[in-house]
RNA sequence: GGGGUGAUGGUUCAAUGGAAGAACGCUGCUCUUGCACAGCAGACAUCGGGGUUCGACUCCCCGUCACUCCA
Numbered sequence: 001g002g003g004g005u006g007a008u009g010g011u012u013c014a015a016u017g018g019a020a021g022a023a024c025g026c027u028g029c030u031c032u033u034g035c036a037c038a039g040c041a042g043a044c045a046u047c048g049g050g051g052u053u054c055g056a057c058u059c060c061c062c063g064u065c066a067c068u069c070c071a
Stems, first nucleotide, its partner, number of pairs: 001070007010024004018054001026042005047063005
């Protein structure tokens, strides 16, 4: 220098163009003499910019970062 893969709650991961979800974690409530467990409720996210589309996590372009292959 060139190619490929990836970036989504605090963490690990889903979501094949049509309402962004799960587990763990966090907060509150119930339960308990108290703690833990359990149950219920709640807060929290699409790497940045642009384009296509009625509609984009998803498709296209540029950039950043990580991993990897070639030189």
Transfer RNA from Chondromyces crocatus, 71 nucleotides, folded computationally. Rfam family: tRNA. By type it is a transfer RNA.